[in-house]
A computed fold for a 93-nucleotide RNA, annotated as TPP riboswitch aptamer (THI element). The model forms 95% of the base pairs in the Rfam consensus. Model confidence (mean pLDDT): 76 of 100. It matches the Rfam family "TPP riboswitch aptamer (THI element)". On this family, see Kulshina et al., RNA 2010: "Thermodynamic analysis of ligand binding and ligand binding-induced tertiary structure formation by the thiamine pyrophosphate riboswitch". Rfam links the family to the GO term thiamine pyrophosphate binding.
RNA sequence: CGAAAUCUUUAGGGGUGCCCGGUCGGGCUGAGAACAUACCCUUUGAACUUGAACAGGUUAGUACCUGCGUAGGGACAAAGAUUGCGGUAUACA
Repeated sequence: CGAAAUCUUUAGGGGUGCCCGGUCGGGCUGAGAACAUACCCUUUGAACUUGAACAGGUUAGUACCUGCGUAGGGACAAAGAUUGCGGUAUACA
């Protein structure tokens, strides 16, 4: 000096479904199921969305799993710290 990983801050984007009783609580999957001020994602973009009241499978039921998907969109970010990797320069031996 360059790239990568992790963390922090700021800025921005996103979802909140199914079932059972019906105040609100409980159960399922998941990082997250409407305030958690949490979680995830920011082009190296499957976070999320269109297709979609989709197709196959499963379940108490559901975007629950797989396909669709090398499809179309989507915030086109910034700074700092740490780690070790690679290269270059200098000094010493």